[in-house]
């Protein structure tokens, strides 16, 4: 310095002006159900902690701050965490893993290493053809030729099942040519006989052809049943837990045909079986579960690595289904163009809703590594 290969990281930047959603604090304002959360103080308890009481929040406007989508949020495939709901123990049925050794919480994931399989790129060899006086030089073919890709990678002598097309046959056994064997048949011929000789047939054989991935070998496949070893309860935030209206049932307690209760407040008059309380279950709404985590930087320690332990530091979306934007202007970036420059594109794939860990799938571009092969130089 040439080619390959592989890994990580960013995903337009900044300024100015309008918006949207949550949080927080202030203010006006309505309402004064609870539960939830906060502040405060009481009972019980060794204790975790349980369970009061007042206040304070809750709705709505306005106003400062503050914070706001991803490397996949996507597919929901695989594993966990959380709930609840089931469960003695053991087995049977259903899924599921699968070389050997690490790693996690946990894998179908991730390192590590063996096998196995499978390339190609400069290169470098061989042949051809162009160019050229030659040295060479370019093309094409071919063959070497790494890192790397790909492997659900136990068993094929427990069993069954299957092996295109080709072939006569495909795991049953069988004979297409070819060959060769006969106390076997048939034809023809030789011969005087006993035999002989040639073509078929039949019965058996065989280190050749032939077909094919494989052709009788204990053959291949197990990502087809299977066996073997080891792992797995079921359903999911529409879990689940809490308060709780009106209405309509349901239970109790009182009054009521001696007149409840209804006719907007009283009286009269009409009317004629229910009304009031009060518990309860359970919609409606609401609140909790909801993001402080197998969390993220960073320094150090173990390890080839995946990973993991110490110390320090920070808090990074929690909504309804719905917020997470728009517009303008500078830059960058993609297009045009030999260059000044010019116009044009607002710019890849998408887009949270319990939460991780993975694995696939989509992705314009751009930035840094690492690995190998080669070449050339110290």
């Nucleotide at each position: 310095g040439a080619a390959g290969u592989u890994g990580g990281c960013c995903a337009g930047a900044c300024a100015g002006c309008c918006g949207c959603u949550g949080u927080g604090c202030g203010c006006g304002g309505a309402u004064g159900a609870a539960a939830c959360c906060c502040g405060c103080u009481g009972u019980c308890g060794c204790a975790a902690g349980a369970u009061g009481c007042c206040g304070g929040u809750g709705c709505c406007g306005c106003g400062c701050a503050u914070a706001g989508a991803g490397g996949a949020a996507a597919g929901u495939c695989c594993g966990g965490g959380c709930u609840c709901c089931a469960u003695a123990g053991a087995g049977c049925a259903g899924g599921g893993u699968g070389g050997c050794g690490g790693g996690u919480a946990a894998c179908a994931c991730c390192c590590g290493u063996c096998c196995g399989u499978u390339a190609u790129a400069a290169g470098c060899c061989g042949c051809g053809g162009g160019c050229g006086c030659a040295a060479g030089u370019u093309c094409g073919c071919g063959g070497u030729g790494a890192a790397g890709g790909c492997g659900a990678g136990g068993a094929a002598u427990a069993g069954g099942g299957c092996c295109a097309c080709a072939g006569a046959g495909a795991c049953g056994a069988g004979u297409c040519c070819g060959u060769u064997u006969g106390u076997u048949u048939c034809g023809c011929c030789c011969g005087a006989a006993a035999g002989g000789g040639c073509g078929g047939g039949c019965a058996g054989g065989c280190g050749g052809g032939g077909u094919g991935a494989a052709a009788c070998g204990c053959g291949g496949c197990a990502a087809c049943c299977u066996c073997c070893a080891c792992c797995c309860g079921g359903a999911g935030c529409a879990a689940c837990a809490c308060c709780a209206a009106a209405u309509a049932g349901g239970c109790a307690a009182g009054c009521g045909u001696u007149g409840a209760g209804g006719c907007g407040g009283c009286u009269c008059g009409c009317u004629g079986a229910g009304c009031u309380u009060g518990c309860g279950g359970g919609u409606a709404g609401g609140u909790g579960g909801c993001u402080a985590g197998a969390g993220c930087c960073g320094c150090g320690g173990a390890g080839u690595a995946a990973u993991u332990c110490g110390c320090g530091g920070c808090c990074c979306a929690g909504a309804g289904g719905a917020a997470u934007g728009g517009c303008u202007g500078u830059c960058a970036g993609g297009g045009c163009g030999c260059a000044a420059g010019c116009c044009c594109c607002a710019u890849a794939c998408a887009g949270a809703a319990c939460c991780c860990g993975g694995c696939u799938u989509a992705u314009c571009g751009g930035c840094c590594g690492a690995c190998u092969u080669c070449a050339a130089u110290u």
Model confidence (mean pLDDT): 76 of 100. A computed fold for a 378-nucleotide RNA from a Burkholderiales bacterium, annotated as Bacterial RNase P class A. It is recorded under the gene name rnpB. The model forms 92% of the base pairs in the Rfam consensus. It matches the Rfam family "Bacterial RNase P class A". Rfam classes the family as a ribozyme. Its family is annotated with tRNA processing, ribonuclease P activity and dimeric ribonuclease P complex in the Gene Ontology.